A computed fold for a 102-nucleotide RNA from Terriglobus roseus, annotated as SAM riboswitch aptamer (S box leader).
[in-house]
RNA sequence: GUUUCAUGAAGAGUGGCUGAGGGACGAGCCCUGCGACGCCACGACAACCGGACGAGUCUGUACCGGUGUCACCUCUCUCCUGGGCAACAGGGAACAUGAGAU
Numbered sequence: 001g002u003u004u005c006a007u008g009a010a011g012a013g014u015g016g017c018u019g020a021g022g023g024a025c026g027a028g029c030c031c032u033g034c035g036a037c038g039c040c041a042c043g044a045c046a047a048c049c050g051g052a053c054g055a056g057u058c059u060g061u062a063c064c065g066g067u068g069u070c071a072c073c074u075c076u077c078u079c080c081u082g083g084g085c086a087a088c089a090g091g092g093a094a095c096a097u098g099a100g101a102u
Base pairs, nucleotide, nucleotide: 001102002101003100004099005098006097007096008095013042014041015040016039017038021031022030023029026077027076028075043070044069045068048066049065050064051063052061053060074094079091080090081089082088
């Protein structure tokens, strides 16, 4: 890189450095010199994987390790279906994360 499966309405931020962009892409909407993005430190959330412990078929604890995450529903829409086709609902695509395969 390709691919399979699962999940994506909840949750969780401070400080330091830097200095203009950022929320993947297009449109919208929003965040941002009252300092974004990024990096670092510490902290937190969560419970996907391995272990430990518990339970005995429940699916737990968050104790150790591997990841992940900590503005906005994956910020919303973009395609299809339903719907005074408007609100909205369902699905898809894409993307992200984990575990596996190649």
The coordinates come from a structure-prediction model, not an experiment, and the mean pLDDT is 79. The sequence is in RNAcentral, with records from Rfam and Ribocentre. The organism belongs to Terriglobus, within Bacteria.